[in-house]
């Protein structure tokens, strides 16, 4: 440096649900909690996809909103080769 991975060790994160708040909604923040995660770290204007539909509006559309724990891109601990 590349590759493969959690056998081991040291760390880490936190699903659903409940409570309070924000939001039109999707969803999100905090606390409790732990389904799980080898990146469940970062990136939503590098890309794809999905959700909502306030406003707008040709009444059929539709992000400027949201989702990274959908794929993906970038970076990283330890160990194997």
């Nucleotide at each position: 440096c590349a590759u493969c991975g959690u056998c081991a060790a040291a760390a880490g994160c936190a699903a659903a649900a409940c409570u309070a708040g924000c939001g039109a909604a999707a969803g999100u923040u905090a606390g409790u909690g732990a389904c799980g995660c080898a990146a469940a770290g970062c990136u939503a204007a590098a890309g794809g996809g999905c959700c909502u539909u306030c406003g707008a509006u040709u009444u059929g559309u539709g992000a400027u909103g949201g989702c990274a724990g959908c794929c993906a891109g970038c970076u990283g601990c330890c160990g194997u080769u």